[in-house]
């Protein structure tokens, strides 16, 4: 300098803290929903769902192809959209509990890349 993300700025302080902004979650009325219970539990963050084949003594942990849905990409100051091309399609977390949800409450601002003979084409604001 730049990308993914909400995950950046700033003020003090040198014990650690407070603001802004950006994002997340509980939480009324009305709505919705109501075969629900120690059971097929249910649910959140998130693009990250879901189907197919295969393997294994079984049924499994993997392995391979698809997918929903996300991302980068014309070195444009920024954004949107067609269409190319290359990419991801994770992992975690509450703990029997939560629709929606004004007022009110309450957490987060980590990590990971890339500087390459990687870098296309067009249309609007």
């Nucleotide at each position: 300098a730049g990308c993914u993300u909400a995950a950046u700025c700033c003020u003090a302080u040198u014990g650690u803290a407070g603001g802004a902004a950006c994002g997340g979650a509980g939480g009324a009325a009305c709505c919705g929903a109501c075969u629900u219970u120690u059971u097929u539990g249910g649910g959140g963050u998130g693009a990250a769902u879901c189907c197919u084949g295969u393997g294994a003594g079984u049924u499994u942990u993997g392995c391979a192809g698809g997918u929903a849905g996300g991302g980068u990409u014309u070195a444009u100051a920024c954004c949107u959209u067609u269409c190319g091309a290359c990419c991801c399609g994770a992992a975690c977390c509450c703990g029997u509990c939560a629709g929606c949800u004004a007022a009110c409450u309450u957490c987060g601002u980590a990590g990971g890349c890339u500087a390459a003979u990687a870098g296309g084409a067009a249309a609007g604001g």